[in-house]
Model confidence (mean pLDDT): 79 of 100.
Two RNAs folded together computationally: RNase P RNA and transfer RNA, 411 nucleotides in total.
It holds a member of the Rfam family "Bacterial RNase P class A". About the family: Ribonuclease P (RNase P) is a ubiquitous endoribonuclease, found in archaea, bacteria and eukarya as well as chloroplasts and mitochondria. Rfam links the family to the GO terms ribonuclease P activity, tRNA processing and dimeric ribonuclease P complex.
RNA sequence: GGAGUAUUCAAGAUGACCGCUCUUUUUUACGAAGAGAGGAAAGUCCGGGCUCCAAAGGGCAGGACGCUGGGUAACCCCCAGUUGGUGCGAACCAAAGGAAAGUGCCACAGAAAAAAACCGCCUGAUUUUCAGGUAAGGGUGAAAAGGUGGGGUAAGAGCCCACCGGGUGAAGAGUAAUUUUCACGCCAGGCAAACCCCGUCCGGAGCAAGGCCGAAUAGGGGGGGAUGAGGCUGCCCGCCGACCCCCGGGUACGGCCGCACGAAAUCCGCCGCGAGGCGGAUUCAAGAGAAAUGGUCAUCCAUCGACAGAACCCGGCUUAUUGAAUGCUCCCGUA
RNA sequence: GGUCCCAUCGACCAGUGGUCCAGGUCGUAGCCCUCUCAAGGCUAAAACGCGGGUUCGAACCCCGCUGGGACCGCCA
Numbered sequence: 001g002g003a004g005u006a007u008u009c010a011a012g013a014u015g016a017c018c019g020c021u022c023u024u025u026u027u028u029a030c031g032a033a034g035a036g037a038g039g040a041a042a043g044u045c046c047g048g049g050c051u052c053c054a055a056a057g058g059g060c061a062g063g064a065c066g067c068u069g070g071g072u073a074a075c076c077c078c079c080a081g082u083u084g085g086u087g088c089g090a091a092c093c094a095a096a097g098g099a100a101a102g103u104g105c106c107a108c109a110g111a112a113a114a115a116a117a118c119c120g121c122c123u124g125a126u127u128u129u130c131a132g133g134u135a136a137g138g139g140u141g142a143a144a145a146g147g148u149g150g151g152g153u154a155a156g157a158g159c160c161c162a163c164c165g166g167g168u169g170a171a172g173a174g175u176a177a178u179u180u181u182c183a184c185g186c187c188a189g190g191c192a193a194a195c196c197c198c199g200u201c202c203g204g205a206g207c208a209a210g211g212c213c214g215a216a217u218a219g220g221g222g223g224g225g226a227u228g229a230g231g232c233u234g235c236c237c238g239c240c241g242a243c244c245c246c247c248g249g250g251u252a253c254g255g256c257c258g259c260a261c262g263a264a265a266u267c268c269g270c271c272g273c274g275a276g277g278c279g280g281a282u283u284c285a286a287g288a289g290a291a292a293u294g295g296u297c298a299u300c301c302a303u304c305g306a307c308a309g310a311a312c313c314c315g316g317c318u319u320a321u322u323g324a325a326u327g328c329u330c331c332c333g334u335a
Numbered sequence: 336g337g338u339c340c341c342a343u344c345g346a347c348c349a350g351u352g353g354u355c356c357a358g359g360u361c362g363u364a365g366c367c368c369u370c371u372c373a374a375g376g377c378u379a380a381a382a383c384g385c386g387g388g389u390u391c392g393a394a395c396c397c398c399g400c401u402g403g404g405a406c407c408g409c410c411a
Stems, first nucleotide, its partner, number of pairs: 001331010012300007020036006038307001042318002045316005050206004057237004062202005067081005082096001083094004097197002102195002104191003118138002120134006146164006165186001167184007210257004220247005230240003249410003264283008336407007345361004353391001363379005384400005
């Protein structure tokens, strides 16, 4: 100097002028003061709060998750580790339980796709053939019955031995996943993001939830209903218990609450490797309802630029995107 | 704002692990037929929305994006 990797931070500042939304106050023409988007406000993909349904119940079905331990209100999240894989490396990735519970699939090729004799090799016979043994060699395939070497044998074979791989058991280490050592010759392919089995978790709906007030009308027509409508719930039990569905009508498509003090933010101390937890102090920071944050100029800085606008709230994930800092790794050059 | 669904030639559909360099109908283009047009016959072009993953193998299974569509106000 270049390439890369991980983590963290910022998302211009100040002033003037012209504007927008909300609140408060005075006044009702107005004026003044205060406050006014994000790291993703996004996708609505997970998890929870909150509200109603029964006080949130039982079973089946269904769904989600799946190495181990921890964190958390909870999680398909996060942290620390294990194992496997990728990369020269820093590091990164993993839906990573079970294939000896059962079922299913493995196209084409190939003798055979699971408990395999097509060619070959060996032995024998009635020798252009048949019978038996054999998984070392060939060929097919994505995948062929542990691999390499030696011994052994009629030829072969974990048949025996060494190393490697894998499995089971015992002992040591570790909370555990797992790992180390020893013993045992290797009972037997892959796929569970195929059905399934095992384990853990999950009641339903969603702020257009839900509560209060108010205007207007045809409180009209049809059908069902205590022999149980409708709802919780897809089904059964159980519970609630009088309305429900369709057509038609009205509409200020209205007002208030929910609605912003919350698993809140900042700082400090302690505990923890860490995610995080505990304690103390300080602060209050948008709340609209067709939707408010903008524009111009000047100065500073390093040219103010990218993605992008809250709609009940919060914790995450994913996706979009600009710039900077720090740690670490690799390569090149020079001394 | 919320809850769901869908994506395959130009249009409408089929295909739900391999027999698919994806099939059918209409449309488009070319050739044949005809005096000409239509009809008919033969042929061709034309698509799995995008990016990853699982698998030997993906239009199909899983995840994430992108695009499109449907439904849901209040009162009596």